[in-house]
Parts: sequence; C1' cells; structure tokens
RNA sequence: AUCGCAUCACGAGGGCGUAAGGGACCGGCCCGAUGACCGCCCGGCAACCUGGUUUAGCCGCCAAGGUGCCAAAUCCGGACCAGUGGGUAACGAUGCGGC
Repeated sequence: AUCGCAUCACGAGGGCGUAAGGGACCGGCCCGAUGACCGCCCGGCAACCUGGUUUAGCCGCCAAGGUGCCAAAUCCGGACCAGUGGGUAACGAUGCGGC
C1' cells in the first nucleotide's frame, strides 16, 4: 500500500514551544493571536490486541505491556430508502487479521 472483520451518540486536559490557519474531501457550521492546529512533557480516557483469572468452551472480571484517543454524534449534510422521528450504505478514522 491493498483485502477482510469489528467499532465509531459514552469517556478523558494542563504546562511549555512554535505558529496561522484548523476541523480528511465538497457544502455548511464551528474552533482560532484571550494562541487554534502541530510538537514535546506530564496527566487522563477507553479496553481492540496482550497478560492474569474463571470455564468444557465462550461470556464475564482484573491489570494496563503494544496501539488508539482526550471541542462539537465520524461536528452536520453528501448516495439510497423513508418522510421530519429516522434507517442503510459509501467515504473516513482506529484496531486486529490475511497477502
């Protein structure tokens, strides 16, 4: 990089540095010099993999080593169905596995 599967309305922020754009794409709507985004440090959330425990086997429970995440429902919409309540996809993100 690509394919498959699962999840995506919960949850969790401070400091320092840098800096003008950022929220994937398009439209909207937001965030942003009262410093966003990003990087580092510390802290935290969660529990996919992992370890432990139980079991015939799962489920469950505990831990937190590998990831991930810590504005807004994946911020909302985008295609189809439905008909104002929404549903299913696609796209995207993350994890695990295959090649």

The RNA shown here (SAM riboswitch aptamer (S box leader)) has 99 nucleotides and comes from an uncultured Planctomycetaceae bacterium. The sequence was found by an Rfam model in a public genome assembly.